Small-subunit ribosomal RNA, central domain from an uncultured prokaryote, 346 nucleotides, folded computationally. The full RNA is in RNAcentral, with records from ENA.
[in-house]
Context: one part of a larger RNA
RNA sequence: CUGGGCGUAAAGCGCGCGUAGGCGGCCUGGCAAGUUGGGCGUGAAAGCCCGGGGCUCAACCCCGGAUGUGCGCCUAAAACUACCAGACUAGAGGCCGGAGAAGGAGAGUGGGAUACCCAGUGUAGAGGUGAUAUUCAGAUAUUGGGAAGAACACCAGUGGCGAAGGCGGCUCUCUGGCCCACACCUGACGCUGAGGCGCGAAAGCGUGGGGAGCAAACAGGAUUAGAUACCCUGGUAGUCCACGCUGUAAACGAUGUGUGCUAGCCGUUGGGGACUUUGUACUUCAGUGGCGCCGCUAACGCAUUAAGCACACCGCCUGGGGAGGACGGCCGCAAGGCUAAAACUC
Numbered sequence: 001c002u003g004g005g006c007g008u009a010a011a012g013c014g015c016g017c018g019u020a021g022g023c024g025g026c027c028u029g030g031c032a033a034g035u036u037g038g039g040c041g042u043g044a045a046a047g048c049c050c051g052g053g054g055c056u057c058a059a060c061c062c063c064g065g066a067u068g069u070g071c072g073c074c075u076a077a078a079a080c081u082a083c084c085a086g087a088c089u090a091g092a093g094g095c096c097g098g099a100g101a102a103g104g105a106g107a108g109u110g111g112g113a114u115a116c117c118c119a120g121u122g123u124a125g126a127g128g129u130g131a132u133a134u135u136c137a138g139a140u141a142u143u144g145g146g147a148a149g150a151a152c153a154c155c156a157g158u159g160g161c162g163a164a165g166g167c168g169g170c171u172c173u174c175u176g177g178c179c180c181a182c183a184c185c186u187g188a189c190g191c192u193g194a195g196g197c198g199c200g201a202a203a204g205c206g207u208g209g210g211g212a213g214c215a216a217a218c219a220g221g222a223u224u225a226g227a228u229a230c231c232c233u234g235g236u237a238g239u240c241c242a243c244g245c246u247g248u249a250a251a252c253g254a255u256g257u258g259u260g261c262u263a264g265c266c267g268u269u270g271g272g273g274a275c276u277u278u279g280u281a282c283u284u285c286a287g288u289g290g291c292g293c294c295g296c297u298a299a300c301g302c303a304u305u306a307a308g309c310a311c312a313c314c315g316c317c318u319g320g321g322g323a324g325g326a327c328g329g330c331c332g333c334a335a336g337g338c339u340a341a342a343a344c345u346c
Stems, first nucleotide, its partner, number of pairs: 004317003007300002012314001014199004021192003025088001027086004033081002035077008049065006091189001092186003097180002103175007110152001114148001116146006125136002160167002204245006213239002218234004256313006264291010295302002319346003328339004
């Protein structure tokens, strides 16, 4: 230096955008840097190796050869890589037309439920549990009115959208992405991506607001040998909003991204096409499920949405514990996060 791996054994960064870098479609011409052939020079001597010789042998010594896989120069070749010039359309992007949708942001608005307040009717319980008790009681129940915050039943799906986190009443405004058809335009503009930058559930933090329900902590009641729990009655942070921070997760498909290729069958979502109108059925593209060959896998299983066959690039793993911890550095208001050893031990 090469050789092995990463769904579940150690191992895919939570996700994206993108810098450097790596890699890169098809045709023609040029060049000759990489590449390849030939030649020359050099690659000290000694040593190693081969042949021969000298000390009676050997060690040792002497002579010759080979080698020194390299470097430089000259020359030749032009397939491949690079570079230069030109051309192309199959990659990529765009125009035109169309469709679907909980994609994002802001503003407005609706009904139901819950608890609260006021008023009416009305009386003895209500509530809660396995059973109790704490608790509430002119309560519970019921009718009318008020004001409040949060979440959006049915539709709802094995459904859709988003890069991921995630997104669900309705209306409007702004806005992102995707799909299909056509083959009109550009003409390789591409893929990946160390650093970097951004996004990033819940909990948590800062300032201000809000606070119905729920509810860490806390209090009480039960249970129990005890009960710092499970159950019950209460209940504060928080949950909600604005702005800022935090940057983690079983951030999971425990499966990085992109491209091509490789049996089928059944469903489902969105679009296109043809067939006789309908309608079922057919076909095609994109997504999303179930099953199942070849192949793969230690097995389980995966199987055109691959964990199959390949290529490009990035990340990561290297026995268990010590330890995702110490020290240092960077970040953070803090909580802490990121990076990350060793002794020792089995």